[in-house]
Molecule: transfer RNA
Organism: uncultured Ruminococcus sp.
RNA sequence: UCUGUAGCUCAGUUGGAUAGAGCGCAAGACUCCGACUCUUGAGGUCGCAGGUUCGAUUCCUGUCAGGCG
Numbered sequence: 001u002c003u004g005u006a007g008c009u010c011a012g013u014u015g016g017a018u019a020g021a022g023c024g025c026a027a028g029a030c031u032c033c034g035a036c037u038c039u040u041g042a043g044g045u046c047g048c049a050g051g052u053u054c055g056a057u058u059c060c061u062g063u064c065a066g067g068c069g
Base pairs, nucleotide, nucleotide: 001067002066003065004064007023008022009021010020016054025041026040027039028038029037047063048062049061050060051059
């Protein structure tokens, strides 16, 4: 100095709508059985703690972990 958001890779937000995508996973359709394809679904204390605010993933402080110098 940068990063931390689903099992993995990542979007998002000058503070407000139910927090999203791809891959993966589960079920169903299809098939003689699988694969492919299609449909549906589950899965998140947005690293942790606190503060500001009617309202925080977003702003502020501290802290933890990692990357680079």